[in-house]
């Protein structure tokens, strides 16, 4: 230098043909069980906000009524080529 593949909540990932972003799991907080941990069970749990909305898919930009998907440019990791 050219090519190809991944980027998504605190962690694993799902999101089929562009049509509710975070399904499930796993941490975690509080609680019930227990003498007392463990196990089980509950019920919350991406950010910001008192609410009421807002905002979020590595990062800008576009194209669509609507983008995590599609495009353009770029960053980061990993193979491939030379």
């Nucleotide at each position: 230098g050219g090519g190809c593949a991944u980027g998504u909540g605190g962690u694993g990932g799902a999101a089929u043909u562009g049509g509710u972003a975070u399904a499930c799991a796993c941490g975690u907080a509080c609680g019930c069980u227990u003498c007392a941990g463990g196990u089980g069970c509950g019920u919350a749990u991406g950010c910001c906000g008192c609410a009421a909305g807002g905002c979020u898919u590595g990062g800008a930009g576009g194209u669509u009524c609507g983008a995590g998907u599609c495009c353009u440019c770029u960053c980061a990791u990993g193979c491939c080529c030379a």
Predicted 3D model of an 82-nucleotide RNA (transfer RNA) from a Candidatus Kaiserbacteria bacterium. Taxonomically the source falls in Candidatus Kaiseribacteriota (Bacteria, Bacteria candidate phyla). Its Rfam family is "tRNA". Rfam classes the family as a transfer RNA. From the family's description: Transfer RNA (tRNA) molecules are approximately 80 nucleotides in length.